[in-house]
RNA sequence: CCUCUGGAAAGCGGGGAUCCUGUCCCCCGCCGAAGGUGCAAGCCCGUCCUCUGUGACGGGUGAAGCUCUCAGGCGCAGAUGACAGAGG
Numbered sequence: 001c002c003u004c005u006g007g008a009a010a011g012c013g014g015g016g017a018u019c020c021u022g023u024c025c026c027c028c029g030c031c032g033a034a035g036g037u038g039c040a041a042g043c044c045c046g047u048c049c050u051c052u053g054u055g056a057c058g059g060g061u062g063a064a065g066c067u068c069u070c071a072g073g074c075g076c077a078g079a080u081g082a083c084a085g086a087g088g
Base pairs, nucleotide, nucleotide: 001088002087003086004085005084006083011028013027014026015025016024017023018022029074030073031072035070036068038066042061043060044059045058046057047056048055049053
């Protein structure tokens, strides 16, 4: 990387357009598991001193199922789907 299997949360909200069992737009309220943002310990670097310390300060690096909600999503089903298992 490919195939198969398992695999969640949140709106029957309000308004509007249209070719009206449908689709789309706006507003409000929500969800976190495509993708993306942020950082803890640790590590590294620099400066300082009551000077070599298990010190102080600043910077860099730094993971997630945590965090944000940009993207995405929010009746059922389907699809998507982090992640997990098996095979190639």
Source information
RNAcentral holds the sequence, with entries from Rfam. Predicted 3D model of an 88-nucleotide RNA (Glycine riboswitch aptamer) from Actinomadura soli. Its mean pLDDT, the model's own confidence on a scale to 100, is 78.